[in-house]
Notes
Predicted 3D model of a 71-nucleotide RNA (transfer RNA) from a Patescibacteria group bacterium. The prediction has a mean pLDDT of 81. Rfam family: tRNA.
RNA sequence: AGGGGCGUCGUAUAAUGGUAGUACGGGGGUCUCCAAAACCUCUAGCGCGGGUUCGAUUCCUGCCGCCCCUG
Repeated sequence: AGGGGCGUCGUAUAAUGGUAGUACGGGGGUCUCCAAAACCUCUAGCGCGGGUUCGAUUCCUGCCGCCCCUG
């Protein structure tokens, strides 16, 4: 330099044009002599910008970051 892939709560990981789930974590509570475990509840997310669309996390595009391949 060229080509390809991936960016989703603090972490890991789904989903897919129509309200974004799950687990762990964190806060609170129940239980317990205390704690752990268990159970209940809350918490918090689609990398940034533009376009298409009635509607975009999803499609298109530029940028940024990470990974792989070629030279």